[in-house]
Molecule: SAM riboswitch aptamer (S box leader)
Organism: Sporolactobacillus vineae DSM 21990 = SL153
RNA sequence: AUCUUAUCCAGAGUGGCGGAGGGACUGGCCCGAUGAAACCCGACAACCAACACAUAAAAUGGUGCAUGGUGUUAAUUCCAGCAGAGUAAUCUGAGAGAUAAGAA
Repeated sequence: AUCUUAUCCAGAGUGGCGGAGGGACUGGCCCGAUGAAACCCGACAACCAACACAUAAAAUGGUGCAUGGUGUUAAUUCCAGCAGAGUAAUCUGAGAGAUAAGAA
């Protein structure tokens, strides 16, 4: 890098460090010297593993926990980008992207 499956309207700092960028891409619209990214700590969550509980047992699945592996921590994935419905507002689906687990 590719494929498969699941999820993406909830949640989370008045911390340290650092100094100009950031929100994937394009268009918009935003955030940022009242301090961006990155990193550290904290926090949130519960995808995987561990552990506990229920079940006669196994598998699968369920509930809990938060020990380990990730992830997340402005705005719905910030909104749209393609197709359909609709006078319109808007709605539905797809695509793209992100994350997890797995496969070759």